RNA sequence: AGAGUAUGAUCCUAGCUCAGAACGAACGCUGGCGGUAUGCUUAACACAUGCAAGUCGAACGAGAAAGUGUAGCAAUACAUGAGUAAAGUGGCGGACGGGUGAGUAAUAUAUAGGAAUCUACCCAGUAGUACGGAAUAAGCACUGGAAACGGUGUCUAAUACCAUAUACUACCGUUUAUUCGGGAAAGGGUUAAUCGCAAGGUUAACUUGCUACUGGACGAGCCUAUAUCUGAUUAGCUAGUUGGUGAGGUAAAGGCCCACCAAGGCGAUGAUCAGUAGCUGGUCUGAGAGGGUGAUCAGCCACAUUGGGACUGCGACACGGCCCAAACUCCUACGGGAGGCAGCAGUGGGGAAUAUUGGACAAUGGACGAAAGUCUGAUCCAGCAAUACCGCGUGAAUGAUGAAGGCCCUAGGGUUGUAAAGUUCUUUUAGUAGGAAAGAUAAUGACGGUACCUACAGAAAAAGCACCGGCUAACUUCGUGCCAGCAGCCGCGGUAAUACGAAGGGUGCAAGCGUUGUUCGGAAUUACUGGGCGUAAAGCGUGUGUAGGCGGUUUGAUAAGUUGAACAUUAAAGCCCGGGGCUCAACCUCGGUUCUAUGUUCAAAACUAUCUUACUAGAAUGUGAUAGGCGAUGGCGGAACUCUUAGUGUAGGGGUAGAAUCCGUAGAUAUUAAGAAGAACACCGGUGGUGAAGACGGCUAUCUUGGUCACAAUUGACGCUAAAACACGAAGGCGUGGGGAGCAAACAGGAUUAGAUACCCUGGUAGUCCACGCAGUAAACUAUGAGUACUAAGUGUCUGGAUUUUAUAUCUGGGUGCUAAAGCUAACGCGUUAAGUACUCCGCCUGAGGACUACGACCGCAAGGUUAAAACUCAAAGGAAUUGACGGGGACCCGCACAAGCAGUGGAACACGUGGUUUAAUUCGAUAGUCCACGAAAAACCUUACCAACUCUUGACAUCCCGAUUUUGAUUUUCAGAGAUGAAUUUCUUCAGUUCGGCUGGAUCGGUGACAGGUGAUGCAUGGCCGUCGUCAGCUCGUGCCGUGAGGUGUUAGGUUAAGUCCUUUAACGAGCGCAACCCCCGCCCUUAUUUGCCAUCGGGUUAUGCCGGGAACUAUAAGGGGACUGUUGGUGAUAAACCAAAGGAAGAUGGGGAUGAUGUCAGGUCAUCACGUCCCUUAUGAGUUGGGCUACACAUAUGUUACAAUGGGAACUACAAAAAGUCGCAAUGGAGUGAUCCGGAGCCAACCUUUAAAAGUUCUCUCAGUUCGGAUUGCAGGCUGCAACUCGCCUGCAUGAAGUUGGAAUUGCUAGUAAUCGUAGAUCAGCACGCUACGGUGAAUACGUUCUCGGGUCUUGUACACACCGCCCGUCAAGCCAUGGAAGUUUUCUUUGCCCGAAUUAGAUGAGCUAACCCGCAAGGGAGGCAGUUUAACACGGUAGGGGAGAUGACUGGGGUUAAGUCGUAACAAGGUAGCCGUAGGGGAACCUGCGGCUG
Repeated sequence: AGAGUAUGAUCCUAGCUCAGAACGAACGCUGGCGGUAUGCUUAACACAUGCAAGUCGAACGAGAAAGUGUAGCAAUACAUGAGUAAAGUGGCGGACGGGUGAGUAAUAUAUAGGAAUCUACCCAGUAGUACGGAAUAAGCACUGGAAACGGUGUCUAAUACCAUAUACUACCGUUUAUUCGGGAAAGGGUUAAUCGCAAGGUUAACUUGCUACUGGACGAGCCUAUAUCUGAUUAGCUAGUUGGUGAGGUAAAGGCCCACCAAGGCGAUGAUCAGUAGCUGGUCUGAGAGGGUGAUCAGCCACAUUGGGACUGCGACACGGCCCAAACUCCUACGGGAGGCAGCAGUGGGGAAUAUUGGACAAUGGACGAAAGUCUGAUCCAGCAAUACCGCGUGAAUGAUGAAGGCCCUAGGGUUGUAAAGUUCUUUUAGUAGGAAAGAUAAUGACGGUACCUACAGAAAAAGCACCGGCUAACUUCGUGCCAGCAGCCGCGGUAAUACGAAGGGUGCAAGCGUUGUUCGGAAUUACUGGGCGUAAAGCGUGUGUAGGCGGUUUGAUAAGUUGAACAUUAAAGCCCGGGGCUCAACCUCGGUUCUAUGUUCAAAACUAUCUUACUAGAAUGUGAUAGGCGAUGGCGGAACUCUUAGUGUAGGGGUAGAAUCCGUAGAUAUUAAGAAGAACACCGGUGGUGAAGACGGCUAUCUUGGUCACAAUUGACGCUAAAACACGAAGGCGUGGGGAGCAAACAGGAUUAGAUACCCUGGUAGUCCACGCAGUAAACUAUGAGUACUAAGUGUCUGGAUUUUAUAUCUGGGUGCUAAAGCUAACGCGUUAAGUACUCCGCCUGAGGACUACGACCGCAAGGUUAAAACUCAAAGGAAUUGACGGGGACCCGCACAAGCAGUGGAACACGUGGUUUAAUUCGAUAGUCCACGAAAAACCUUACCAACUCUUGACAUCCCGAUUUUGAUUUUCAGAGAUGAAUUUCUUCAGUUCGGCUGGAUCGGUGACAGGUGAUGCAUGGCCGUCGUCAGCUCGUGCCGUGAGGUGUUAGGUUAAGUCCUUUAACGAGCGCAACCCCCGCCCUUAUUUGCCAUCGGGUUAUGCCGGGAACUAUAAGGGGACUGUUGGUGAUAAACCAAAGGAAGAUGGGGAUGAUGUCAGGUCAUCACGUCCCUUAUGAGUUGGGCUACACAUAUGUUACAAUGGGAACUACAAAAAGUCGCAAUGGAGUGAUCCGGAGCCAACCUUUAAAAGUUCUCUCAGUUCGGAUUGCAGGCUGCAACUCGCCUGCAUGAAGUUGGAAUUGCUAGUAAUCGUAGAUCAGCACGCUACGGUGAAUACGUUCUCGGGUCUUGUACACACCGCCCGUCAAGCCAUGGAAGUUUUCUUUGCCCGAAUUAGAUGAGCUAACCCGCAAGGGAGGCAGUUUAACACGGUAGGGGAGAUGACUGGGGUUAAGUCGUAACAAGGUAGCCGUAGGGGAACCUGCGGCUG
């Protein structure tokens, strides 16, 4: 510090995900030691048991027992225990310490301040501590109760209680006046002296208490300011409420409380309400700013089962105190009682989850005490837990035959791996034994015989976890086969998975490692630092304007902001820096910095601010001009449509792609005239004008607003923006009343269609128009908020002004357009009318869907509008541009593509292939174009792969090993059998070397296992080969240039060509694969050669023939050359390339054919040609044999053959090829047969011999018929091949003589020696050709042309496609699942109003009952004061009648989301086949359709 993920690729926007750090964690696997920390985050749920707050005899009275000793026979007594234990009165402490975080959004916390206060114990100081009195607990006696706990009587003490005295210029109250008045106490202990018989007293000193007062310290209470979470779908709240006066109350200010008076107080700077939450120092993260958090430690607060209350006290409204109410638990004799672990342990429960019912007061601290001391679950220690952090170890060195084993393998080897073993060492930790601290400055050590030290033995006791497709370090094999499974994101898995599971290997970390959860980071993804809004999400439809924010030049003042300095605070701990201590570290400790902040004081005065003085450049006003569909109201006008009336006139009109509905003989349409009515205003008219926007258009009148220019007269910053608010706001819609010509949702009919709730047509109602209201939305768009300033130009246009040389002039304002510089932008683009550079203010955005939705609220008559979520689902959604592909987009071009022609196919019969069906099998493959007379250039057996039956199992075929033989190979015959085969048998033959040994090679037989074998699977694992687009003209590269980039350019453009062929232009210049040419055949000529071919000349010969001599001219053969290149001429063209025409030429514009097939596409075809990976079979999926099948047959279809006839059939006569083949062959002449064919065999291993034409031609016949056409089918008789012709061959003769009379929709081939037609040959082959491949003979027609069909090429355009239109994709319906809204209600909880009730308590009143201290009284008694009781006020809980909020649930119901292969259509993307979309209204199964207005996306 970044990375992955949208796309075919790219850039951008945007979300999701990952790598880091952290944790009071949990879970999984694993686990050696030590140190230091930490350990119920959930049920503030309920708690058994023990302990956690006591102490003081130096405040007081009283005061045991056991035990021990002595005495006694014993009972018992005495002493001791002991003034001890236990209890009581009294004092101090139980308000600390410890726990928890429920409540609390401010009665809290943090920081900084303040004044109207208190403070036990402590410190300092001043003064005092005198004199009396009455009780009471304990105790004793009696007594109630189950218990808890009491009751009555009686005795008694005090530092308990009461009265009195005294008390300052201290305190309280009071007053003119320190004037007057008022208020206190408690003693105990030690020592000494002294008195007394004693008990005991007195005095003094010391000590410790006590009282009053002052000050301090510590602690506490109160007040103020600032800061402190979310929600506005919470906007108004408040009657003690806000303030005043007076009284009360408190330690103290105060509505704290009360009476009266006033009507205030708070709130968009967010009151009130609701939700959530203890706050802070800190802590985690982060570069920081921030964000999260508030365990442990520390400060504050709150709470102690829930609610209320006070008492005591310095302090509480009190965790281990009290009273009451409530719930719960326990005891009970049923009458009553008891309790509060959110103290430490511990239990149950909840939960993913959190420890011992331990030791000690040794240390630190606390309470009490004069002290000794007692108490202390505070604390210090130990125990449990890898929960975290830190440290250490599990050995070290050497060791190659690179051992064995494992794994992989190309079979060679590689790897695990110096790893192990082995050899030599060491002993940390753990273990055993011995010693042994500090913590304590005298005594006291729980920890603890612990830390630590020493000795001993022995490598001994000590390694796992996760991962290995990319991100992300690390790869192979096997298993599995969209299964099982993985997954953080992208995504893996459908038979070769580096992604699942296992193994080997590797990588990372390590006593841990992974996973899960949470937080921050990355995320500039809420943007203060530090983002955006034309098209990605985002500018309110527009204006006016309040608050608010911001604001021109200048003088002076102030000092709020701002800046500086000093001071105070910012607890400690923590973080950071530097030391020190534990062996190091973690940890501990010391010092320092810091704590970015707040406050106070002082200073400065530039800027902002406030006040003030001026100014005129902003703004406004004035004067004078000026343009305009700006607006409102009234009047007027002509054209057109429709209607009415009348005339003329006759059969149609209207409408459409074509029709029909419709109108018309009751007279339409057309035409003429007159009239009526409503609505809209042609031409002008224009990226022209006006307005804030919506919007505004005949002419004219009246009223009215705004703008611009000139002048520089007036005011003097009066400005800009703009939440809230208000106003305006197309179309559609609503209400009331008019109006209604045309148009026209709905509706009706006619068409179209598979359907057509549409598009088209005929009608037609709301509406459209007017008035007055409502409504408040649009693609209300420049998809661009308003304002100010600045930043090149050029060119149109509207409207002002100035100047002149009067023009299409120049300059200067205000609008409105275009092109373009800099700059900006993701790009497109914007560009003085900014989307540039800056400032000010407002509005808005933060992934897609859900959702312009639900609920709530406000508005509305309604329709609906405004505001506006969540659950849930996904990893994308999106913008711009690129390359393709596609379009029922465009332009250009080509092709037997169409057209023009010729001949066909499709109909018939047959042949052949395929599908289907059948079958034991009908083997397999091909099977849109690019399968279907295709693989197959030959299925009777064989072939043959299929089926049935019968056989073989190292095999029909190959190699190796062992054994035997060297007699091995061929052959004959017989038997069994369907045959393979088996059992016999006959004859011939007898390998090479040799060391003479079956010794070696070879061969054969037998055996064993390695293996053979497979036309078994996968053409979607492959090679090779092939088809197709396509013989189409394309496909690319290097360098350069352009672009952020994908990419572009080149290769486009203008011409031209068969051609990316060539030329010109050109940010391109060149090059490669294709094109062309080079190759072969044909066409002309030449040269050479001359047999088997040829024969002109010469000679010979024949009935005849190159037959012979001979020849080398010709033809031919087969070798090599020549020839054609747009070369020449003319024209056109740009002077080019080229085209057109001509000449010459055998041939003329690539002369005609062939071979030749670019980059690529179709996962095209082939595992059955062959090869090959993997998988599968191995007495069978291999091998052999016989027979059958591949030849089946209702049918469908492709390709052919033959025909349907007279351009023909039949008969007779007769002529002319090329090419190819031939010894297992071609076969002549001759003979036989009607014929197929047979007999026979000359010649020929071929320019020698053989096979070889037909159509055509000449003549005759048939005469338009199912025929003398046609030949299927069938019968009989034959021929040939072959072991074999039944299934299942071909041919011949005789007889038979189907269908068929030119073929529907549709469709094929062909442009010249072509189509058509006629035969010939060959391959395969024993035989079998209508197929295929070659060959020649005869030999046409037509092409205007490129509108259309198909295919292709180039450019361009649109795109939501990229598996690329066989694409993508919308909605209803049906089904499963999920979350959610409504809903009669049901239910829980919170809050609130009225009324009722009114525990305990406090205050008041009363108090006839009760009453020790003081007062009066001789006394009886009375008084003061107090208590019980009663009552009033306030109040908890509770009751009752409602209101409001929230949650849960709910028959039924609404839409939404989602789910490989459901239904209906095809709405959108291309002109998406009716351009789409927005608003609105109506309609419709559904997408949608239609009307009106708007937008161009």
The prediction has a mean pLDDT of 84. Predicted 3D model of a 1497-nucleotide RNA (small-subunit ribosomal RNA) from an uncultured Rickettsiales bacterium. The RNAcentral record of the sequence draws on SILVA.